Predicted 3D model of a 73-nucleotide RNA (transfer RNA) from Clostridium oryzae.
Its mean pLDDT, the model's own confidence on a scale to 100, is 82.
Rfam family: tRNA.
The sequence is in RNAcentral, with records from Rfam.
[in-house]
RNA sequence: AGGGGUAUGGCUCAAUUGGUAGAGUGGCGGUCUCCAAAACCGUAGGUUCAGCGUUCGAGUCGCUGUACCCCUG
Numbered sequence: 001a002g003g004g005g006u007a008u009g010g011c012u013c014a015a016u017u018g019g020u021a022g023a024g025u026g027g028c029g030g031u032c033u034c035c036a037a038a039a040c041c042g043u044a045g046g047u048u049c050a051g052c053g054u055u056c057g058a059g060u061c062g063c064u065g066u067a068c069c070c071c072u073g
């Protein structure tokens, strides 16, 4: 330099053909217990890497950029 992949709650990851952003874990509160753990119940936490575009509607499609990983030279 060229090609490809990834980017979504604190962390690990889903999200079908473009149509209400979810799960596990962690945090907080509660039940239980002599106490704690485990188990169970509840609850908060996201402008989906940034910007622009297409569309009635974008995590999803297009363009540009950034970060990381892989391949080629």
Stems, first nucleotide, its partner, number of pairs: 001072007010025004019056001027043005049065005